The RNA shown here (Bacterial large signal recognition particle RNA) has 263 nucleotides and comes from a Chloroflexia bacterium. It is recorded under the gene name ffs. Its Rfam family is "Bacterial large signal recognition particle RNA". About the family: The signal recognition particle (SRP) is a universally conserved ribonucleoprotein involved in the co-translational targeting of proteins to membranes. Rfam links the family to the GO terms signal recognition particle, plasma membrane targeting and SRP-dependent cotranslational protein targeting to membrane, signal sequence recognition. The coordinates come from a structure-prediction model, not an experiment, and the mean pLDDT is 76.
RNA sequence: UCGUGCUAAGCGGGGAGCUAGCGCUACCCUGAACCCGCAAUGCGCUUUAGCGGGGCUGAAUUCCCAAUUGAGGUCCGGCUUUGUAGGACUGCGGUCGCAAAGUGGUGUUGAAGGUCGGGUCCUACGCGGCAGAACACUAUGAACCCUGUCAGGACCGGAAGGUAGCAGCAGUAAAUAGACCGUUCUGGGUGCCGUAGGAGUGCUGGGCUGGAGCUAACUGGCGGUCGUAAGCUGGAAGGCUGUGAUCGAUCACGGGUGCACGA
Numbered sequence: 001u002c003g004u005g006c007u008a009a010g011c012g013g014g015g016a017g018c019u020a021g022c023g024c025u026a027c028c029c030u031g032a033a034c035c036c037g038c039a040a041u042g043c044g045c046u047u048u049a050g051c052g053g054g055g056c057u058g059a060a061u062u063c064c065c066a067a068u069u070g071a072g073g074u075c076c077g078g079c080u081u082u083g084u085a086g087g088a089c090u091g092c093g094g095u096c097g098c099a100a101a102g103u104g105g106u107g108u109u110g111a112a113g114g115u116c117g118g119g120u121c122c123u124a125c126g127c128g129g130c131a132g133a134a135c136a137c138u139a140u141g142a143a144c145c146c147u148g149u150c151a152g153g154a155c156c157g158g159a160a161g162g163u164a165g166c167a168g169c170a171g172u173a174a175a176u177a178g179a180c181c182g183u184u185c186u187g188g189g190u191g192c193c194g195u196a197g198g199a200g201u202g203c204u205g206g207g208c209u210g211g212a213g214c215u216a217a218c219u220g221g222c223g224g225u226c227g228u229a230a231g232c233u234g235g236a237a238g239g240c241u242g243u244g245a246u247c248g249a250u251c252a253c254g255g256g257u258g259c260a261c262g263a
């Protein structure tokens, strides 16, 4: 160096997810790569690796290592679009308050403030008015059991005379009606009324004092509160993007790798 037979090793890998962790199936990427059984209500294992059974290649185009390239995934960030929730902040709108910078109003024909005595308010009494009741007034008003007068008639009496008394007439009781003039009493959603007392917060008109402010309608300022959701904040989904982080298939390149026998 060549041939034969072996052995290590290989016959796909990766991402995400699941998991205490690892591997595998189902998902995705790469792209072509032995077969069978198992597995998302997962399956298997317990420390570097699917478990069980079979087959093929075999020390190199195929195994191992380093660096290169970099599909794709995951994470992070930026921009943007569309829903959604919020109401801290900015803005906007409503409302309330404060102050008084500007405008207005008012004030030397006297502001604010001070003071005095009124009114408004309450109680009691009086007066008036209104309403009601009673009395009084007017009229009517009793077959007999109301009154007076009692014709006629009746009774008693010798007579004089006397007694009761119907109708009529006059009057009256109860009652009915009227009139509202009077008297008394009662009541109030009663009064440009009077007297006395009270309350004194507000409002109002006046006198005296005082001597320049007062007011808050509008604008602006400040604060509270209610709303709105443009900005803003949180979260979701989609799109674009990054000399971001990390894992990384694949391609090309470089290096490394055993035993036995025979010639």
Base pairs, nucleotide, nucleotide: 001263002262003261004260005259006258009057010056011055012030013029014028015027020046021045022044023043024042034054035053036052037051038050063256064255065254072247073246074245075244076242077241078240079239080238081237082236084234085233086232089231090230091228092227093226094225095224096223097222098221101219102218103217104215105214106213113209114208115207116206118204119203120202121198122197123196124195125194126193127191128190130187131186132185133184134183135182137178138177139176140175146171147170148169149168154163155162156161